RNAcentral holds the sequence, with entries from ENA. This is a predicted structure of a 71-nucleotide RNA (transfer RNA) from a Patescibacteria group bacterium. Rfam family: tRNA. About the family: Transfer RNA (tRNA) molecules are approximately 80 nucleotides in length. Rfam classes the family as a transfer RNA. The organism belongs to Bacteria candidate phyla, within Bacteria.

[in-house]
RNA sequence: CGGGAUGUCGUAUAGUGGCAUUAUGCGCGCUUCGGGUGCGCGAGACCAGAGUUCGAUUCUCUGCAUCCCGA
Numbered sequence: 001c002g003g004g005a006u007g008u009c010g011u012a013u014a015g016u017g018g019c020a021u022u023a024u025g026c027g028c029g030c031u032u033c034g035g036g037u038g039c040g041c042g043a044g045a046c047c048a049g050a051g052u053u054c055g056a057u058u059c060u061c062u063g064c065a066u067c068c069c070g071a
Base pairs, nucleotide, nucleotide: 001070002069003068004067005066006065007064010024011023012022018054026042027041028040029039030038047063048062049061050060051059
């Protein structure tokens, strides 16, 4: 320098244009003499910008970060 892949709650993940999923962690409650376990409830996320569209996590473009291949 060229090409490709990936980017989603703290962490790990699902999501082929129409309510953003699950697990774990976190907070509260129940359970216990207390803790743990178990059960219930709750808060928390789409890398940034632009475009297409009635509507974008999803499609297009640019940039950023990480990884891979080539020179």